The RNA shown here (transfer RNA) has 72 nucleotides and comes from Malbranchea cinnamomea.
It matches the Rfam family "tRNA". Rfam classes the family as a transfer RNA. Rfam describes the family as follows. Transfer RNA (tRNA) molecules are approximately 80 nucleotides in length.
Taxonomically the source falls in Malbranchea (Eukaryota, saccharomyceta, leotiomyceta, Eurotiomycetes).
The RNAcentral record of the sequence draws on ENA.
[in-house]
């Protein structure tokens, strides 16, 4: 320098062009318990950035950034 892949709650992952973005774990509150843990009920929290296509983009196209892999 070139090519490929990935980017989603704090963490690890799923998901789809549409009407509530899901699961596990962690965290907070309440219940239970002598206490802690477990368990039960509830809660907060997420689509990497910019531009495009579209009635509508987290999803599709292009560019960028970061990370990983490969070629030289």
């Nucleotide at each position: 320098u070139c090519c490929c892949g990935u980017a989603u709650g704090g963490u690890g992952u799923a998901g789809u062009g549409g009407u509530u973005a899901a699961c596990a774990u962690a965290c907070c509150u309440g219940g239970u318990u002598u206490u802690c843990a477990c368990c039960c009920a509830g809660g907060a929290g997420c689509c990497c950035c910019c531009a495009g296509u579209u009635c509508g983009a987290u999803u599709c196209c292009g560019g960028g950034u970061a990370c990983g892999g490969g070629a030289g």